[in-house]
A computed fold for a 72-nucleotide RNA from a Pseudomonadota bacterium, annotated as transfer RNA. Model confidence (mean pLDDT): 82 of 100. Its Rfam family is "tRNA". Gene Ontology term of the family: triplet codon-amino acid adaptor activity. Rfam classes the family as a transfer RNA. RNAcentral holds the sequence, with entries from ENA. The source organism's lineage runs through Bacteria, Pseudomonadati and Pseudomonadota.

Order: sequence, then C1' cells, then structure tokens
RNA sequence: GCUAGCGUAGCUCAGUGGUAGAGCAGUCGUUUCAUAAGCGACGGGUCGGGGGUUCGAAUCCCUCCGCUAGCA
Repeated sequence: GCUAGCGUAGCUCAGUGGUAGAGCAGUCGUUUCAUAAGCGACGGGUCGGGGGUUCGAAUCCCUCCGCUAGCA
C1' cells in the first nucleotide's frame, strides 16, 4: 500500500429498517449469628466522528478515525 472483519453500558456480547437489550460487575434491599451463594429492585448508553437515503437508521450507502487478520 491492497483486501476483509470489528467498533453498542465499567467488561463480554446480542439486536440487520419501527420504544436500545442480556449476562457479569456496581448500588440498595431481602435472607444469615456472620460471610459467600441465592432472590428482588435500582442506576448506568450522544450505538466511534461526520454526511447521505428513508415517514423512520445501531441497522442501508459514502467518507474519516481506531483495532484485528490476511496479502504484498
């Protein structure tokens, strides 16, 4: 340099056009003599930046940035 994939909560990841979610972690409660485990609740997101298409975009298109892999 070329090609492909990925970027969504603190972490690991779903969601492929119609209200952004799960598990773990965190906080509070419950339970226990106590701790852990279990159970319940709560908080946490400009969906990497910008632009376009659409009534409507995390999702489709373009571009830029970052990471990973392959080729040279």